This is a predicted structure of a 138-nucleotide RNA (c-di-AMP riboswitch aptamer (ydaO/yuaA leader)) from a Bacillota bacterium. NCBI's taxonomy places the organism under Bacteria, Bacillati, Bacillota. Of the family's consensus pairs, 92% are formed in the model. It was read from a public genome assembly, where an Rfam model found it.
RNA sequence: UAUAAAACAUCUCCGAAUACGUUAAUGAAUAACGGGGGAACCAAUUUUUGGGGUGAAUCUUGAGUCUUCUACUCAAGAGGGGCAACUUGGGUGUCCUAAUCCGUCAGCUAACCUCGUAGGAGUACACCAAGCGUAUGU
Numbered sequence: 001u002a003u004a005a006a007a008c009a010u011c012u013c014c015g016a017a018u019a020c021g022u023u024a025a026u027g028a029a030u031a032a033c034g035g036g037g038g039a040a041c042c043a044a045u046u047u048u049u050g051g052g053g054u055g056a057a058u059c060u061u062g063a064g065u066c067u068u069c070u071a072c073u074c075a076a077g078a079g080g081g082g083c084a085a086c087u088u089g090g091g092u093g094u095c096c097u098a099a100u101c102c103g104u105c106a107g108c109u110a111a112c113c114u115c116g117u118a119g120g121a122g123u124a125c126a127c128c129a130a131g132c133g134u135a136u137g138u
Stems, first nucleotide, its partner, number of pairs: 011122004018031002032117006042107001050105001051102004058078008079097006086131005091125001
């Protein structure tokens, strides 16, 4: 000097999953964010082909596995979601498209009732436009 890995701190990202406060620790309370249940009216009447919820995470086609259906695996596509370090829109690039819960049961839904505040990771194009903000100088 270069490369790679690890750790810590700051910062950042997915996500509702944070702030404050208390305590020896835990729990309680407050704010904020998010989910579920639940009238009238409206909607829907299709309930083993079970049904439903959280979530972006669904659908179509082809091939394979399986005695067959179902299901599973792979590939491609459509649709959907995230990131590229102020915000929005556009462009370009890149990645994801899972998992899980309820337990025969739930449409919407005011009042009301109730639940969660986890877990995981490390991106680096000012490319255009419009905004916003900071600093310096006069």